This is a predicted structure of a 73-nucleotide RNA (transfer RNA) from a Candidatus Omnitrophota bacterium. It matches the Rfam family "tRNA". Its family is annotated with triplet codon-amino acid adaptor activity in the Gene Ontology. The sequence was found in a public genome assembly.
[in-house]
RNA sequence: GGGGCUGUAGCUCAGCUGGGAGAGCACCACGCUGGCAGCGUGGGGGUCAGGGGUUCGAGCCCCCUCAGCUCCA
Numbered sequence: 001g002g003g004g005c006u007g008u009a010g011c012u013c014a015g016c017u018g019g020g021a022g023a024g025c026a027c028c029a030c031g032c033u034g035g036c037a038g039c040g041u042g043g044g045g046g047u048c049a050g051g052g053g054u055u056c057g058a059g060c061c062c063c064c065u066c067a068g069c070u071c072c073a
Stems, first nucleotide, its partner, number of pairs: 001072007010025004019056001027043006049065005
């Protein structure tokens, strides 16, 4: 220098064919319990890596850039 994969909540990840942004754990509150733990119920939390484009509509499609992993040179 070139190719491929990955980037979504604090963490690990899902998101099917372009239309609702989600799960588990963690965190907060309440309840059960004498209490810790545990369990249950509810809640908060997102620039979908960044920018641009296509589209009525983009996490998803196209282009550029950044970061990590990997292959080739």